[in-house]
Model confidence (mean pLDDT): 84 of 100. A computed fold for a 76-nucleotide RNA from Nitrosomonas cryotolerans ATCC 49181, annotated as c-di-GMP-I riboswitch aptamer. The sequence is in RNAcentral, with records from Rfam and Ribocentre. RNAcentral records the identical sequence in 2 taxa. It matches the Rfam family "c-di-GMP-I riboswitch aptamer". From the family's description: GEMM was predicted in a large-scale screen for bacterial structured RNA regulatory elements.

Parts: sequence; C1' cells; structure tokens
RNA sequence: AGUAGAGAAAGGCAAGCUUAUCGUGAGAUAAGAACGCAAAGCUUCUAAUCUUGAAAGAAAUAGUGGCGUUACCAAA
Repeated sequence: AGUAGAGAAAGGCAAGCUUAUCGUGAGAUAAGAACGCAAAGCUUCUAAUCUUGAAAGAAAUAGUGGCGUUACCAAA
C1' cells in the first nucleotide's frame, strides 16, 4: 500500500570510447560496447551550464537541479 525502493524477480534505458554520417559549434543520429540509472520515460516551464553571434538574437544539454505529466515490477 501499489507505499518505501529489497539485499527479490521480470522487463527497460545506456555514459565514456570506437566507426560512419550531419552540424561553424555546443552537439545529434546509427551500430558496437557497458560507466551507471527506479523514471537515465516525455516536455525547455524554471534555474544552471555550454555553443554561436559585434549585438539583437539563435541554438544545445531531460545522463545538471526543480516544476508538470505518464508508467513497469513490487516486498518486509
């Protein structure tokens, strides 16, 4: 009490690195792989960080925190 997240089980995700492609860049996608993750599912709403730009602005990170929202298993 469908609570805590077990030292249980099932299933799930996948950092760094390598290769290929895209991007000025932060980074992204695919494959391999396995550092970790109980929301490491989703959303830039908020904060933060990062990239680009002379600036205005644009952009990236949801595996940086929070809010919102959805969900598997499941005790003592």